[in-house]
């Protein structure tokens, strides 16, 4: 110096309700809100859950498409001091 860990600090984020908005819907955006979080920052590669408008159908379903990062894996970035 740099790379993990731990403590401290300034700091970030902002669940649930609610209100408007967009979706067929999961579920997203804004706003109040502030449960919680050391990546609760990006990002849909793996697996999990969650939706069905459209599409097929022998009308039981099928095949896709979306959504979930605050389910999990992995990946990429990441303040300051002091150990």
């Nucleotide at each position: 110096a740099a790379a993990a860990c731990a403590u401290g600090g300034a700091g970030g984020c902002a669940a649930a309700a609610c209100c408007c908005g967009a979706g067929a819907a999961a579920u997203c955006g804004g706003g109040u809100g502030c449960c919680a979080c050391a990546a609760a920052g990006c990002a849909a590669c793996c697996g999990g859950u969650c939706u069905u408008a459209a599409c097929c159908g022998u009308c039981a379903g099928g095949a896709a498409a979306g959504a979930u990062a605050g389910c999990g894996g992995a990946g990429c970035u990441a303040c300051c001091a002091u150990g």